[in-house]
RNA sequence: AAACCUUAGUCGCUUAAUCAUUAUGAGCGGGGGAACCACUUUGAUGGAUAAAAUCCAUCUUGGGGUGAAUCUUACUUAGUAAGAGGGGAUACUCUCAGUCCCUAAUCCGACAGCUAACCUCGUCAGCGUUUUUUGGAGAGAAG
Numbered sequence: 001a002a003a004c005c006u007u008a009g010u011c012g013c014u015u016a017a018u019c020a021u022u023a024u025g026a027g028c029g030g031g032g033g034a035a036c037c038a039c040u041u042u043g044a045u046g047g048a049u050a051a052a053a054u055c056c057a058u059c060u061u062g063g064g065g066u067g068a069a070u071c072u073u074a075c076u077u078a079g080u081a082a083g084a085g086g087g088g089a090u091a092c093u094c095u096c097a098g099u100c101c102c103u104a105a106u107c108c109g110a111c112a113g114c115u116a117a118c119c120u121c122g123u124c125a126g127c128g129u130u131u132u133u134u135g136g137a138g139a140g141a142a143g
Base pairs, nucleotide, nucleotide: 011128012127013126014125018026019025020024027123028122029121030120031119032118037113043059044058045057046056047055048054062111063108064107065106066105070084071083072082073081074080075079085103086102087101088100089099090098092138093137094136095135097133
């Protein structure tokens, strides 16, 4: 001097996931839910019932929710690759361009459009781009 590992703190990033209080709130975010408008298709298994309707339980192929995380094409190993679309970072903020990345996972259980009042839920988790790439606008600080 460089590389690697561990611990603590500061700072920063993805995300709604932060702050205050001492015992719950505020802030941020999600779902359900009228009129008007829009739409009109509804699975499988088992049980209850005399039987059907109906009710109860289970499942997921229909449908729906959270999320940026969808779609198309090709291949053949249900995974890979490419593209389009969508999303993030680039250390004051916004934006143009450049560069670098992500495009998962999971929940509901045949069922929910929008939706005022109203009802209800979450506030986790995971990380480390650079001594900061360019232009424009703005803010702040110093002189």
Predicted 3D model of a 143-nucleotide RNA (c-di-AMP riboswitch aptamer (ydaO/yuaA leader)) from Halalkalibacter krulwichiae. The coordinates come from a structure-prediction model, not an experiment, and the mean pLDDT is 78. Its Rfam family is "c-di-AMP riboswitch aptamer (ydaO/yuaA leader)". On this family, see Barrick et al., Proc Natl Acad Sci U S A 2004: "New RNA motifs suggest an expanded scope for riboswitches in bacterial genetic control".